[in-house]
This is a predicted structure of a 1407-nucleotide RNA (small-subunit ribosomal RNA) from an uncultured organism. The prediction has a mean pLDDT of 83. Rfam family: Bacterial small subunit ribosomal RNA. Rfam links the family to the GO terms structural constituent of ribosome and ribosome. The RNAcentral record of the sequence draws on ENA.

RNA sequence: GAUGAACGCUGGCGGUCUGCUUAACACAUGCAAGUCGAACGGGGUUUUUCGGAACCUAGUGGCGGACGGGUGAGUAACGCGUGAGAACCUGCCUUCAGGAGGGGGAUAACGACUGGAAACGGUCGCUAAUACCCCAUAUGCCUCCGGGUGAAAAGUAAUUCGCCUGAAGAUGAGCUCGCGUCAGAUUAGCUAGUUGGUGGGGUAAGAGCCUACCAAGGCGACGAUCUGUAGCUGGUCUGAGAGGAUGAUCAGCCACACUGGGACUGAGACACGGCCCAGACUCCUACGGGAGGCAGCAGUGGGGAAUUUUCCGCAAUGGGCGCAAGCCUGACGGAGCAAGACCGCGUGCGGGAUGACGGCCUAAUGGUUGUAAACCGCUUUUCCCUGGGAAGAAUGAUGACGGUACCAGAGGAAUCAGCCUCGGCUAACUCCGUGCCAGCAGCCGCGGUAAUACGGAGGAGGCAAGCGUUAUCCGGAAUUAUUGGGCGUAAAGCGUCCGUAGGUGGUGAAUCAAGUCUGCUGUCAAAGCGUGGGGCUUAACUCCAUAGAGGCAGUGGAAACUGGUUGACUAGAGUGCGGUAGGGGUCGAGGGAAUUCCCAGUGUAGCGGUGAAAUGCGUAGAUAUUGGGAAGAACACCAGUGGCGAAAGCGCUCUACUAGGCCGCAACUGACACUCAGGGACGAAAGCUAGGGGAGCGAAUGGGAUUAGAUACCCCAGUAGUCCUAGCUGUAAACGAUGGGUACUAGGCGUAGCUUGUAUCGACCCGAGCUGUGCCGAAGCUAACGCGUUAAGUACCCCGCCUGGGGAGUACGCACGCAAGUGUGAAACUCAAAGGAAUUGACGGGGGCCCGCACAAGCGGUGGAGUAUGUGGUUUAAUUCGAUGCAACGCGAAGAACCUUACCAGGGCUUGACAUCCGGCGAAUUCUCUGGAAACAGAGAAGUGCCUACGGGAGCGCCGUGACAGGUGGUGCAUGGCUGUCGUCAGCUCGCGUCGUGAGAUGUUGGGUUAAGUCCCGCAACGAGCGCAACCCUCGUCCUUAGUUGCCAGCAUUAAGUUGGGCACUUUAGGGAGACUGCCGGUGACAAACCGGAGGAAGGUGGGGAUGACGUCAAGUCAGCAUGCCCCUUACGUCCUGGGCAACACACGUACUACAAUGGUCGAGACAAAGGGCAGCCAACUCGCAAGAGUGAGCGAAUCUCAGCAAACUCGGCCUCAGUUCAGAUCGCAGGCUGCAACUCGCCUGCGUGAAGGAGGAAUCGCUAGUAAUCGCCGGUCAGCAUACGGCGGUGAUUCGUUCCCGGGCCUUGUACACACCGCCCGUCACACCAUGGAAGCUGGCAACAUCCGAAGUCGUUACUCCAACUCUUAGGAGAGGAGGGCGCCGAAGGUGGGGCUAGUGACUGG
Repeated sequence: GAUGAACGCUGGCGGUCUGCUUAACACAUGCAAGUCGAACGGGGUUUUUCGGAACCUAGUGGCGGACGGGUGAGUAACGCGUGAGAACCUGCCUUCAGGAGGGGGAUAACGACUGGAAACGGUCGCUAAUACCCCAUAUGCCUCCGGGUGAAAAGUAAUUCGCCUGAAGAUGAGCUCGCGUCAGAUUAGCUAGUUGGUGGGGUAAGAGCCUACCAAGGCGACGAUCUGUAGCUGGUCUGAGAGGAUGAUCAGCCACACUGGGACUGAGACACGGCCCAGACUCCUACGGGAGGCAGCAGUGGGGAAUUUUCCGCAAUGGGCGCAAGCCUGACGGAGCAAGACCGCGUGCGGGAUGACGGCCUAAUGGUUGUAAACCGCUUUUCCCUGGGAAGAAUGAUGACGGUACCAGAGGAAUCAGCCUCGGCUAACUCCGUGCCAGCAGCCGCGGUAAUACGGAGGAGGCAAGCGUUAUCCGGAAUUAUUGGGCGUAAAGCGUCCGUAGGUGGUGAAUCAAGUCUGCUGUCAAAGCGUGGGGCUUAACUCCAUAGAGGCAGUGGAAACUGGUUGACUAGAGUGCGGUAGGGGUCGAGGGAAUUCCCAGUGUAGCGGUGAAAUGCGUAGAUAUUGGGAAGAACACCAGUGGCGAAAGCGCUCUACUAGGCCGCAACUGACACUCAGGGACGAAAGCUAGGGGAGCGAAUGGGAUUAGAUACCCCAGUAGUCCUAGCUGUAAACGAUGGGUACUAGGCGUAGCUUGUAUCGACCCGAGCUGUGCCGAAGCUAACGCGUUAAGUACCCCGCCUGGGGAGUACGCACGCAAGUGUGAAACUCAAAGGAAUUGACGGGGGCCCGCACAAGCGGUGGAGUAUGUGGUUUAAUUCGAUGCAACGCGAAGAACCUUACCAGGGCUUGACAUCCGGCGAAUUCUCUGGAAACAGAGAAGUGCCUACGGGAGCGCCGUGACAGGUGGUGCAUGGCUGUCGUCAGCUCGCGUCGUGAGAUGUUGGGUUAAGUCCCGCAACGAGCGCAACCCUCGUCCUUAGUUGCCAGCAUUAAGUUGGGCACUUUAGGGAGACUGCCGGUGACAAACCGGAGGAAGGUGGGGAUGACGUCAAGUCAGCAUGCCCCUUACGUCCUGGGCAACACACGUACUACAAUGGUCGAGACAAAGGGCAGCCAACUCGCAAGAGUGAGCGAAUCUCAGCAAACUCGGCCUCAGUUCAGAUCGCAGGCUGCAACUCGCCUGCGUGAAGGAGGAAUCGCUAGUAAUCGCCGGUCAGCAUACGGCGGUGAUUCGUUCCCGGGCCUUGUACACACCGCCCGUCACACCAUGGAAGCUGGCAACAUCCGAAGUCGUUACUCCAACUCUUAGGAGAGGAGGGCGCCGAAGGUGGGGCUAGUGACUGG
């Protein structure tokens, strides 16, 4: 785009069409084929002037029922289409010629009798004709040329219409032939009247059409036969076309008429509304017997998704009969039903902004619906009413349609809009609801709490009396490729060769004209399509005219090309001659090395084997070694992208036989060629059969190991086999994953063979040619990879093969095979992919380079104990919440007794504990009492402030109202911000250019170097950005400035830097200098840089800190804060008391203290740094054993204080290896401090008590220099509470190196991964379901075959029976002719039988 459509929602009008696609299923009822009295006899009715006339008709007779109408079952066929043809018939019609003389016998109707339920008959009798018969005649026909045969009809008043014969025409049938006409080869052979001939028969006519005999033919790979499906065509739909699909309506042909068979009549039938027979079905019946055939028009049932009225009329067109009038006509003309299709029209038009109300959205301003509505003006297509009113009728009459089309008038915007869609494709977006539910979906896909995708709403888009959906066809689809595809890797080259049919084929000439080209002719019906006109108001529709292309046939011409024939040629091909290389093949003979075995000698304890072992062999003498012998198999080195062969394949040497190639010569043949469906031959390994052989190796098997297991990998043995002979098998990643042939299209470098040169004296080298075999590359090709004179380039010829993945190279069938199996080779079902090449990442028990406390070397720990603390779990009224591998777990929490606090129980409040607005009252505020656990409630007292323009105002408190407050309620997977981690790892990108179809690449890779993408060099790249480094802070040296609270060298002074004095030093804190591979030597590439050295306080980033690229983890946080959405609102808000966060069988993390002598304890003695302090630090003094208390100076701090002797350390005493003078848990008593309050639940002191623990299993952590380890000090938080956290200083170690573990960076490689290896993915098993194969069988269907029976009927035959016409007659009859019956051939349905094809079903079973 289309449809004979259907379904859903909706529905105003008209015109023109169309309407059982399914059950060729069954049919009630009515109608669809009659007509003629001018063929005939009779009957009836009416009328009559009784003479008759008119009309109707059962029967005889004529013509028509073979047309028209329906359907598409069958048919793969001369059925249809197209074009030819000869051996034929043709009623009615037209033309021409001729004719119609004479005679006869019957019969229906009718009457009588009679059978039957009916349908329908029977016997006897009468009668007519355009019914029937005979004779005559003849243009005709037949003929042996003598002859034979052989026609007629009348009627009417009349014109006229009829009858017979012949010849033509027209029309319509029948027959034959060429070509075309679906699928299947898992249908390959078919055929006996079959093919042909002769004789005969038969037909309208040719013919095996039929029959007898003879011959053995005929068809088939150019697809016979068989099976399935199907009416064919003009046309229709689609398509640019070529094509593809289709065959409704209209038209042509065919076939059929309940199913099967058969003939009769006739011009025509083997006959839809005729006959006979058989069968199935239905109906009637008195059970004896009868009747019927809607695939005609309506209509009914049924089937189905689905298809109309039991209408009107013969007015028109056409048909039958008739002289005609006329009759008949479900053909036809019309109407009805159906939006079923196509076409046309309408549902109003113009103005109208407060941009109304309402709806929806909203950022709450507005936007949109929207000039849309309202309102104003106008019009009347449509609608309704009234009036008029056709054409269609060429023809006198006659109009179903129809009071229709059309016209005029009146009325009044009046009667008339839906459907689908809105994620992309694809035009059109928001809100609400829902929450992987409900649902959507053509493909991709959407839906798991913010859905433009579901449902609703608003809005929008599209089409419009329709709109969507479904089904089907074509297109897009170059996705079967003729036009117009492919086959190295995506599907696809047969394993290779030979060769038949077939296809294709070299050069010159002549000829023919089959192909080809061209002129003319015939035809391809009409309709349709195209073009130009005409008619309906337009269009659809319809009428008229007309063109071209193309097909088939005939005829004339041309001769280039293809083809045929003739006759030549030599460039293809082949032969010959001369050379030449070779693991080409077959047979035979020979050889040595090695292995194993046997014998013998020497010799002794192991051998062998592996990652390590063991099984195994060996003291009965192995392995090793020496000598001799036997056997079988294979042939080291040479050996080479070297050779040969069609491929498989071929490797010691030699003889014999044999095939092919290459080079040279140009003697011979003269296109002999190429390819090749079927066909044939060869064909690795394994395997099979038979017979040999058997050393080594070695499926199976046994044993030993390995392992979770190990029916494997490894080891020890070892059977088939491997070998030979003769056969079979016929497959391989049989690969160059690349069929064969010919020609053309740049080269360079190798290599093998031959020939040759001006190269040589000669052999080499060098050059040229041909043939083979390789590498790299131009153009070109290719999706890319790649190929590239050995093409995957450019062309031609031939063959094979492909058409999404799986199912499946499976099933079934067939063929081959001894078997194994091979060849050929589907479908159901299922998926939306499977696949190729390349790209970027990620990954690898891949590779290379490099780094890191990553390993190693060490030190000290954790894991064991006790305690502290966090977590899990459990418990609980609650044990609030979050954090969960590294990167949660002394984390949020820099400090839970109340508070905090979010949790629980109980008691309260409801505009609220807190904010803003409004109204009213009161200063605010403080104190006391009562009840209560408190919150709170009640009562009482004190107080009367500040500013003022005197109205009031500010602040605070109380009361009331509603807007609102409030929420540590949810969502960190809606978010902002902040943070962790990879990782302080060296990376991450961009612009322009270039390369690539593209993704992308290049730069960023490479050679060096670095801590570093740091730097240098090179380079189709050149630059740039974020990162690195540096700039910042701090420590280390020096200089300078400034000296108070700091310092004290020298001077004075004191108990004391206490004071005077000084600012040199120390120190403090401002400024500056210094370090840059700058210098030297070496290495390196003349670079970057590295190594060593000098100088220097410091040397190669001087140490430490801050600083964290692009990004990853939906990482963490809604409970720090902010915030969208959702949720609660006398509660999920808020206040209070008490409790809980502190529980405790247990498990884990992080710490502290220890287990002791490098120690503990006592005494004495040294040396810090950095900090804090007014609700504070607190000196000194007094009291207390102590914690602490009292009193109280100083200090907002370089001044005073915490703060004391800082501890480890040093010296000295004791302890002497023990559960101790170690360790300190736990518990008891007595105290202290903070605080409203230490019970749950704080810290400290003293005395007493004195647990586990004797160095910690598997495993695991930190650390590279002032570091680890160890020692103490300070701070924040804080009323109090530190084993935690953050800082400070004191003492002060070890380290060869990069194989391995972990993590990371760069390059490269493989990939079936991309959620990216925590990936992907395979198989078994269990359960459920779907489709299908096999299966003992069972049940149907179809088409043939054989045989039996054999209806109707044609034909043949008949000796039986019967018979009016004609002839003869002796008048009895006979003959001619006919009918019936019998018999015979054929013959439908039916019975039987064995096979074939096919369908359904089937326990069980397969993938």